This record gives sequence, C1' cells and structure tokens, in this order.
RNA sequence: GCCCCCAUAGUUUAAUGGAUAAAACAUGGGAUUCCGGAUCCCAAACUCCAUGUUCGAUUCGUGGUGGGGGCA
Repeated sequence: GCCCCCAUAGUUUAAUGGAUAAAACAUGGGAUUCCGGAUCCCAAACUCCAUGUUCGAUUCGUGGUGGGGGCA
C1' cells in the first nucleotide's frame, strides 16, 4: 500500500427492512433474614460517526473512526 471481517446496555450476546430494540450476568431499590449470603420482585441503562436509499434502517449503499486478520 491492497483486500476481508467486526462495532448494539457496565460485560457477553440476540434482533437482518415493519417494534415499544430483547435476554443473561453485573448495578441500584424493595421483599425475606437477628445480620449477611442465596432466592423472589421492581428499576435504570444500548444500536461507533456522518450522509444516502426507503413510507419505514440495528439491518441496505458510500465515506470516516476504532479493533482484528490476510497478501505484499
């Protein structure tokens, strides 16, 4: 220098055009307990950035950023 892949709650992953973005763990609150732990209930929290296509974008296109890999 060229090519390919990935980017979604604090973490690990779902959702592949139609939704109000889902779950587990973690976090906070409550119940229980003499106090904790375990268990149960509740809550907050997310689509890397910009632009385009579309009635509608997490999903598709282009560019960028970051990470990983291959060739030279």
This is a predicted structure of a 72-nucleotide RNA (transfer RNA) from a Patescibacteria group bacterium. Taxonomically the source falls in Bacteria candidate phyla (Bacteria). Its mean pLDDT, the model's own confidence on a scale to 100, is 81.